c-di-AMP riboswitch aptamer (ydaO/yuaA leader) from a Verrucomicrobiota bacterium, 158 nucleotides, folded computationally. The model forms 92% of the base pairs in the Rfam consensus. The organism belongs to Verrucomicrobiota, within Bacteria. Rfam family: c-di-AMP riboswitch aptamer (ydaO/yuaA leader). Its family is annotated with regulation of gene expression and cyclic-di-AMP binding in the Gene Ontology. It was read from a public genome assembly, where an Rfam model found it. Its mean pLDDT, the model's own confidence on a scale to 100, is 80.
RNA sequence: GAUUCGGCGCAGCCUAAAUCCGGCUUCGUUGUGAGGUUGGAUGCGGGGGAACCACACCCGGAGAAAUCGGGUUGGGGCGAGCGGCAAAGAAGCCUUGCCGGGGCCACUUUCAAGGCCUAGCCCGUCAGCUAACCUCGCCGGCAUUUGAAAGGGCGAUC
Numbered sequence: 001g002a003u004u005c006g007g008c009g010c011a012g013c014c015u016a017a018a019u020c021c022g023g024c025u026u027c028g029u030u031g032u033g034a035g036g037u038u039g040g041a042u043g044c045g046g047g048g049g050a051a052c053c054a055c056a057c058c059c060g061g062a063g064a065a066a067u068c069g070g071g072u073u074g075g076g077g078c079g080a081g082c083g084g085c086a087a088a089g090a091a092g093c094c095u096u097g098c099c100g101g102g103g104c105c106a107c108u109u110u111c112a113a114g115g116c117c118u119a120g121c122c123c124g125u126c127a128g129c130u131a132a133c134c135u136c137g138c139c140g141g142c143a144u145u146u147g148a149a150a151g152g153g154c155g156a157u158c
Stems, first nucleotide, its partner, number of pairs: 006158002008155003012142003018042010043138006053128001056072005062067001074126001075123004082100006101118005107151007
């Protein structure tokens, strides 16, 4: 110096929600800088959008089929944020329980136990899927349960 094995220590979380470069501007410094605003690039995420395929329920007539008539209901998106039963309740909504389903819990995965959540917002009568293409967002909220197995990263450590 190199390689292998075994220890020790370290790593923030949810969310798509981050990084970099430039212009203008404010504050500040010996210097490096920080904030606001705006443009771009990369990356991550969402929506719209052909062909093909797909395309609500009930009633009635005829028909091999294609189909005809009438009635009822607006629909869609982001997100894990849905379903059923019961009580109060006129219905609906809301609320409270219970049972399922779904989401999250600190490097990753699996198993087990434990805990938490199951919201909120938007479009505006309109959108299934969808190549090309068009378009939008990158906010905000927090602080780290345990055990076993396997596999990685970093280290000025043994």